[in-house]
Context: one part of a larger RNA
RNA sequence: GGAUGAACGCUGGCGGCGUGCCUAAUACAUGCAAGUCGAACGAAGCUUCUUUAUCACCGAGUGCUUGCACUCACCGAUAAAGAGCUUAGUGGCGAACGGGUGAGUAACACGUGGGCAACCUGCCCAAAAGAGGGGGAUAACACUUGGAAACAGGUGCUAAUACCGCAUAACCACAGUUACCGCAUGGUAACUGUGUAAAAGGUGGCUAUGCUACCGCUUUUGGAUGGGCCCGCGGCGCAUUAGCUAGUUGGUGAGGUAAAGGCUUACCAAGGCAAUGAUGCGUAGCCGAACUGAGAGGUUGAUCGGCCACAUUGGGACUGAGACACGGCCCAAACUCCUACGGGAGGCAGCAGUAGGGAAUCUUCCACAAUGGGCGAAAGCCUGAUGGAGCAACGCCGCGUGGGUGAAGAAGGUCUUCGGAUCGUAAAACCCUGUUGUUAGAGAAGAAAGUGCGUGAGAGUAACUGUUCACGUUUCGACGGUAUCUAACCAGAAAGCCACGGCUAACUACGUGCCAGCAGCCGCGGUAAUACGUAGGUGGCAAGCGUUAUCC
Numbered sequence: 001g002g003a004u005g006a007a008c009g010c011u012g013g014c015g016g017c018g019u020g021c022c023u024a025a026u027a028c029a030u031g032c033a034a035g036u037c038g039a040a041c042g043a044a045g046c047u048u049c050u051u052u053a054u055c056a057c058c059g060a061g062u063g064c065u066u067g068c069a070c071u072c073a074c075c076g077a078u079a080a081a082g083a084g085c086u087u088a089g090u091g092g093c094g095a096a097c098g099g100g101u102g103a104g105u106a107a108c109a110c111g112u113g114g115g116c117a118a119c120c121u122g123c124c125c126a127a128a129a130g131a132g133g134g135g136g137a138u139a140a141c142a143c144u145u146g147g148a149a150a151c152a153g154g155u156g157c158u159a160a161u162a163c164c165g166c167a168u169a170a171c172c173a174c175a176g177u178u179a180c181c182g183c184a185u186g187g188u189a190a191c192u193g194u195g196u197a198a199a200a201g202g203u204g205g206c207u208a209u210g211c212u213a214c215c216g217c218u219u220u221u222g223g224a225u226g227g228g229c230c231c232g233c234g235g236c237g238c239a240u241u242a243g244c245u246a247g248u249u250g251g252u253g254a255g256g257u258a259a260a261g262g263c264u265u266a267c268c269a270a271g272g273c274a275a276u277g278a279u280g281c282g283u284a285g286c287c288g289a290a291c292u293g294a295g296a297g298g299u300u301g302a303u304c305g306g307c308c309a310c311a312u313u314g315g316g317a318c319u320g321a322g323a324c325a326c327g328g329c330c331c332a333a334a335c336u337c338c339u340a341c342g343g344g345a346g347g348c349a350g351c352a353g354u355a356g357g358g359a360a361u362c363u364u365c366c367a368c369a370a371u372g373g374g375c376g377a378a379a380g381c382c383u384g385a386u387g388g389a390g391c392a393a394c395g396c397c398g399c400g401u402g403g404g405u406g407a408a409g410a411a412g413g414u415c416u417u418c419g420g421a422u423c424g425u426a427a428a429a430c431c432c433u434g435u436u437g438u439u440a441g442a443g444a445a446g447a448a449a450g451u452g453c454g455u456g457a458g459a460g461u462a463a464c465u466g467u468u469c470a471c472g473u474u475u476c477g478a479c480g481g482u483a484u485c486u487a488a489c490c491a492g493a494a495a496g497c498c499a500c501g502g503c504u505a506a507c508u509a510c511g512u513g514c515c516a517g518c519a520g521c522c523g524c525g526g527u528a529a530u531a532c533g534u535a536g537g538u539g540g541c542a543a544g545c546g547u548u549a550u551c552c
Stems, first nucleotide, its partner, number of pairs: 001552004006548005013399006019392002021357001026355003030352003035093003040090002043087004048083008059072005100310003110234007119227002124223007132166001134164002141156006172195010201215006236282003243273003248270008285307004289300004312333005335346004363389001365388003371385001372383004402432004412423004437489006446479001450475001452473007496541005501522003507536005517524002
């Protein structure tokens, strides 16, 4: 000199873009952060609409036998059917993403380059084939039992795209034969034998015992995407850590996994690592990158992006394509809460927020309008992801605090050799401007798509519905009446901080008298201190300026 997720002192006008618990991976009140599908299913409820029937009331009309029949309209009630809406439950998909943190980890964790002839992959894309015929339950519900509660149990009923057999079937799996090939185990193709599947589903349309469109279902192959495993190389300190190791090192058999493997187990052998630093201890998430530096290098790993690990502490599996699962389950432990003392409930290292710790780090805000995600045929619903607003000079950048003229060199301050010098064109005064500000008015882009309606066309179909595309129209903005623009008004509302002995730009006076104090180093202060304190002046930077800490 540069830099910082900074803090402290003094000061403080505005805007844009960023950033904001580095400490206690400490404990958490409260609210929200993962739902969705009624176009899978039975059921319950509601309301309105439509239709029908019955009853009651009232009004009008007709026939007229003057109190009966018929018709119409309004309102109310009941019942049935259709349509619509809502939902607890069964079922499907999602919840393994997104978001947080860096405790652990010196490790194939990460980076980089390879390998898998040792592997998996829901949703998605392409291709081939299929979707036949049956069965038994169960939640919801009703009744009931136990319990303070959490919840648990019994009896009876019912449905499915829930569950379970059977049929059919291969290019799939297993075994065998042949051919070709290779990288050691082997790989590919053909044939033979054995084995293995499903939801006759849902919603539309029609020329309707059927056909068809879309969405779903089953099997197989290939792809894409995402993962799993193995290996070479690379990146901390200490030798005042020198020996370490018994599933340890290798083999055989068996088991296990999606998959190779001491991954596990039985037996056999005695190996394996290490001064090219094993083992131990300490420290630490790794990288793209960031800071600095001419570079080499050194330091760091906040924000953003990739990977890993963790979710009160420790352990375990279940479900599933995927977890050994932050807002799932079970067990143990600590802590907190409820309790009728028998027993239960909880997990902010999600967003806000609270207490504590600390030098120190924000709102219990708005919206799903955009982007993205989950579910759904769609409308849509959910989304503290995200988009925004709020707070903080925490940082970077930009703007302003006025401009011009103005010597009687005013008053006043300070110094003085008492002549004067200086603050100083500085002020006043006059003439302007209106960035910003205040008030008023106009007022966005971000909206593309999609939905609804209408028209036309393409493929397909026996035809229609539906689907795809194009055009027209309709609807949707949190930010926000914000940005921006226009007009009017007023120099009005907006400058401080540090330093002035040398390094180092900038000096005098007074006070103090080795005192009080200063100080980064050298050093100042003991009666004329340019070094302490104050004042005037000067220098530097400027909405900041200094100090402290850390890195180069």